[in-house]
RNA sequence: GCCCAAUAACGCCACCCCUGCCGCGAGGCAGGUCCGGAAAGCCGCGGGUCUCGACGGCCGUCGUCGAGACAGCCGGGCCGCUGGG
Numbered sequence: 001g002c003c004c005a006a007u008a009a010c011g012c013c014a015c016c017c018c019u020g021c022c023g024c025g026a027g028g029c030a031g032g033u034c035c036g037g038a039a040a041g042c043c044g045c046g047g048g049u050c051u052c053g054a055c056g057g058c059c060g061u062c063g064u065c066g067a068g069a070c071a072g073c074c075g076g077g078c079c080g081c082u083g084g085g
Base pairs, nucleotide, nucleotide: 002085003084004083005082012037013036017032018031019030020029021028022027035072041078042077043076045075046074047073048070049069050068051067052066053065054064055063056062
């Protein structure tokens, strides 16, 4: 360097909920908590879901466009840990 695997976890991350701050919102950050995770590390590239605005509409919460959120929804890309070969 390449291939295979996910048994273990010194160590790593941290769902829901609570508190504080930021955001119109989806959500984000920090602390607590610990549902879980073997990429729950990074990248909004494809799909998906969600939010806000504009327009249209049969006024049912639907369609189009724009701006965003989610990497712990799926796929893809990049870089890694452990064990074996």

Record summary
The RNA shown here (c-di-GMP-I riboswitch aptamer) has 85 nucleotides and comes from Solidesulfovibrio magneticus. The RNAcentral record of the sequence draws on Ribocentre. Rfam family: c-di-GMP-I riboswitch aptamer. Its family is annotated with cyclic-di-GMP binding in the Gene Ontology. The coordinates come from a structure-prediction model, not an experiment, and the mean pLDDT is 76.